A computed fold for a 352-nucleotide part of an RNA from uncultured euryarchaeote, annotated as small-subunit ribosomal RNA, central domain.
[in-house]
Context: one part of a larger RNA
RNA sequence: UUGAGCCUAAAACGUUCGUAGCCGGCCUAAUAAAUCCUUGGGUAAAUCGGCCAGCUUAACUGUCCGAAUUCCGAGGAGACUGCUACGCUUGGGACCGGGAGAACAGCAGAGGUACUUCUGGGGUAGGGGUAAAAUCCUGUAAUCUUGGAAGGACCACCGGUGGCGAACGCGUCUGACUAAAACGAUCCGACGGUGAGGGACGAAGCCUGGGGCGCAAACGGGAUUAGAUACCCCGGUAGUCCAGGGUGUAAACGCUGCGGGCUUGGUGUUGGGGGUCCUUCGAGGGCGCCCAGUGCCGGAGAGAAGUUGUUAAGCCUGCUGCUUGGGGAAUACGUCCGCAAGGAUGAAACUU
Numbered sequence: 001u002u003g004a005g006c007c008u009a010a011a012a013c014g015u016u017c018g019u020a021g022c023c024g025g026c027c028u029a030a031u032a033a034a035u036c037c038u039u040g041g042g043u044a045a046a047u048c049g050g051c052c053a054g055c056u057u058a059a060c061u062g063u064c065c066g067a068a069u070u071c072c073g074a075g076g077a078g079a080c081u082g083c084u085a086c087g088c089u090u091g092g093g094a095c096c097g098g099g100a101g102a103a104c105a106g107c108a109g110a111g112g113u114a115c116u117u118c119u120g121g122g123g124u125a126g127g128g129g130u131a132a133a134a135u136c137c138u139g140u141a142a143u144c145u146u147g148g149a150a151g152g153a154c155c156a157c158c159g160g161u162g163g164c165g166a167a168c169g170c171g172u173c174u175g176a177c178u179a180a181a182a183c184g185a186u187c188c189g190a191c192g193g194u195g196a197g198g199g200a201c202g203a204a205g206c207c208u209g210g211g212g213c214g215c216a217a218a219c220g221g222g223a224u225u226a227g228a229u230a231c232c233c234c235g236g237u238a239g240u241c242c243a244g245g246g247u248g249u250a251a252a253c254g255c256u257g258c259g260g261g262c263u264u265g266g267u268g269u270u271g272g273g274g275g276u277c278c279u280u281c282g283a284g285g286g287c288g289c290c291c292a293g294u295g296c297c298g299g300a301g302a303g304a305a306g307u308u309g310u311u312a313a314g315c316c317u318g319c320u321g322c323u324u325g326g327g328g329a330a331u332a333c334g335u336c337c338g339c340a341a342g343g344a345u346g347a348a349a350c351u352u
Stems, first nucleotide, its partner, number of pairs: 003324004007306002012320001014201004021194003025088002028085002031082001033081001035077007048066003052062003091191001092188003096184002103178001107175004111155002115151008126137002163170002205247001206245005214240002219235004257319006265297009275287004301308002325352003334345004
């Protein structure tokens, strides 16, 4: 509960596709379902309005007249909504063009340094670590140096409030393969927006089997300390990697749902398209304009303020989700899902 809200006070589903539903661009004609007007009927009683009357008055009650709502019929109106038809191009879509991009499950090939281990040569007493130390490694030759081999992980510099993706996320190179956006032309002609249920995707952690260099929860030592279940140091197992599967959660955050329109500006940057000037004519450079993205600053406005401010939290609009004091309670019970861990839905008593 016909209210007010959802960046930070409670509240935008993690993201997306999409069913029903709701909503829907411009022009013309037709129709008249809906809407509006007129009129006829009907419109119980009570109620409500008016005159009068009855209780001494009033409340109350009664006669008469009327109002109101809903319903049926007839006639009319044609703006808006609906339906039908012919069109249109701004929304949306398709195709083409030259470009941009860490978008991409899986596949194939190539590369890079570092690290660790093994092995050969050289070489000898320390090395490592810290604020200082110690645990630790080392005379079976370490650290260091120099050849070789193997292994797994990662991809420095470029690298950028740069790019791509719906979000999670994505970074060596090459090859195919898949997908999407922007710009510039042409075509289709409202084909659209949102989206309850529903589907798909969804970091980390989980399961099975491999793999395991480094790093490293847990754990064992050494320190520090009053203590030190920590911060620092020496080790170190799950895990991190690969394949398959399950889960469906995160401060899954811009703590800001998606779509459309409108509303002063300045300055960077990325992609595309024009213009103009310079040019050593190079896929070059400068300046400026348009479109799309991404940042910063800021005007009006908004806001409790912080702030926000054409990427709105401004002004309108369509649809969805959600909130309604704190605790109890991310709970219980029930149901559904899951192998499990658990997830989804989600109260009340009581208390304040």
The source organism's lineage runs through Archaea, Methanobacteriati and Methanobacteriota.
Its Rfam family is "Archaeal small subunit ribosomal RNA". Its family is annotated with ribosome and structural constituent of ribosome in the Gene Ontology. A reference for the family is Yusupov et al. (2001), "Crystal structure of the ribosome at 5.5 A resolution", Science.